Predicted 3D model of a 72-nucleotide RNA (transfer RNA) from a Candidatus Woesebacteria bacterium. Rfam family: tRNA. It is annotated as a transfer RNA. The RNAcentral record of the sequence draws on ENA.

[in-house]
């Protein structure tokens, strides 16, 4: 220094313009002598930062960051 992926819950991802979701982890209950497994329920998100477009943005578009990963 050119080009490309990515960034969403505590973790690993979904979600690609119209109420933010899944697992597993957490928490409460039930079951058990007791844990664990299973059933049932339940909390938890400024969607990396700023700006623009739109009636409406996680989603498009412009800049950054920070990461992976190519090429010189």
């Nucleotide at each position: 220094g050119c080009c490309g992926g990515g960034a969403u819950a505590g973790c690993u991802c979904a979600g690609c313009g119209g109420c933010a979701g899944a697992g597993c982890a957490c928490c409460u209950g039930u079951u058990u002598u007791g844990u664990a497994a299973a059933c049932a329920g339940g909390g938890g998100g400024u969607c990396c930062a700023g700006g623009g477009u739109u009636c409406g943005a996680a989603u498009c578009c412009c800049u950054g960051u920070c990461u992976c990963g190519g090429c010189u």

Model confidence (mean pLDDT): 83 of 100.